[in-house]
Context: one part of a larger RNA
RNA sequence: UUGGGCGUAAAGGGUGCGUAGGCGGUUUAUUAAGUCUAUGGUGAAAGUGCGGGGCUCAACCCCGUAUGGCCAUAGAAACUAGUAGACUUGAGUGCAGGAGAGGGCAGUGGAAUUCCAUGUGUAGCGGUAAAAUGCGUAGAUAUAUGGAGGAACACCAGUGGCGAAGGCGGUUGCCUGGCCUGUAACUGACGCUGAGGCACGAAAGCGUGGGGAGCAAAUAGGAUUAGAUACCCUAGUAGUCCACGCUGUAAACGAUGAAUACUAAGUGUUGGAGAAAUUCAGUGCUGCAGUUAACGCAAUAAGUAUUCCGCCUGGGGAGUAUGCACGCAAGUGUGAAACUC
Repeated sequence: UUGGGCGUAAAGGGUGCGUAGGCGGUUUAUUAAGUCUAUGGUGAAAGUGCGGGGCUCAACCCCGUAUGGCCAUAGAAACUAGUAGACUUGAGUGCAGGAGAGGGCAGUGGAAUUCCAUGUGUAGCGGUAAAAUGCGUAGAUAUAUGGAGGAACACCAGUGGCGAAGGCGGUUGCCUGGCCUGUAACUGACGCUGAGGCACGAAAGCGUGGGGAGCAAAUAGGAUUAGAUACCCUAGUAGUCCACGCUGUAAACGAUGAAUACUAAGUGUUGGAGAAAUUCAGUGCUGCAGUUAACGCAAUAAGUAUUCCGCCUGGGGAGUAUGCACGCAAGUGUGAAACUC
């Protein structure tokens, strides 16, 4: 490579948009590139395959035939493709409704922690398994009033909702994306996937400038211990927050790529439509067929099929070395081999 695979054994790209490419609904006519048929040419000989024959057999030798393919001519028109036209069920638009922590910006509210001021008040407070460091007679803790500041939004809250993923939760306004249902007015295959590419992308980290209540890597002290560079305690700096720029990785997980179609039932829940039966779109549980090595999955498939992309090929060496690209750096992406079992 072929083949076989990718929930948990190696293996789904973190996610989307989209270029090339690949694949693509119903129907009419036509062309004849693919396809098929016929004929001819070519395919040197030897060799190879097949059928015969000759050396007693065989090797060996001889005869016949075949050989992927390529070219030309004539034809066929189902399928693929091209051209011209038509259609509406895929896709999109319109119209009428609907739900939502979807995103951005600017305001604003209450509870709580901390700090400051003042009053009351007096000897403890705090912390732990127990303590100590620490705070406190310069009046703490507690309590009351007033003020400052930052961050997060209890209850509602829900295998609830929204978003492509990351993710999103007080409340108000403005701007804005997507989705669902009903209708069937319009377009008429405009679709699916998507190598490269572009964009987004938790936390930590980096740059510049702000901010800093609480928490808290580092650090200091107190304990514990044989030791204790830890677990526990008291403090505490980066950071956590904001703006702009970078980084581009995660158990970025449903460890399950996207799309389409089909395949028993039962039962919750969210949003529509309907008078109802029911039905559409999500989100859960149970479960048949089927599937799976098993666990399990089971209309939200890991079932049955098709299309396109990504990826895997024993363990270690190693996500290392090297080269290249990106980055301010940290590092990231791509990514071996020797050797060894």
Molecule: small-subunit ribosomal RNA, central domain
Organism: uncultured bacterium